[in-house]
RNA sequence: GCGGACGUGGCGAAAUUGGUAGACGCAAGAGACUUAAAAUCUCUCGAGGAGACUCGUACGGGUUCGACCCCCGUCGUCCGCA
Numbered sequence: 001g002c003g004g005a006c007g008u009g010g011c012g013a014a015a016u017u018g019g020u021a022g023a024c025g026c027a028a029g030a031g032a033c034u035u036a037a038a039a040u041c042u043c044u045c046g047a048g049g050a051g052a053c054u055c056g057u058a059c060g061g062g063u064u065c066g067a068c069c070c071c072c073g074u075c076g077u078c079c080g081c082a
Base pairs, nucleotide, nucleotide: 001081002080003079004078005077006076007075010026011025012024019065028044029043030042031041032040046055047054048053058074059073060072061071062070
């Protein structure tokens, strides 16, 4: 230099003929239980906002009524070729 795969909460990981984004698990917080703790159970757990709501799939654009998904560019990781 060329080609390919991948990038989604704090972490792992689903959702793909384009149609509710974050299921599920781990971690964390609160509560219940306990003399106390562990275990177990319940709830919460991206950002902004007082709220209503708005935004959020590496980053920036585009197509579309609608994009994690399709197209273009950029960045990063890994693999192959030279």
Transfer RNA from a Hyphomicrobiales bacterium, 82 nucleotides, folded computationally. Its mean pLDDT, the model's own confidence on a scale to 100, is 81. Rfam family: tRNA. It is annotated as a transfer RNA.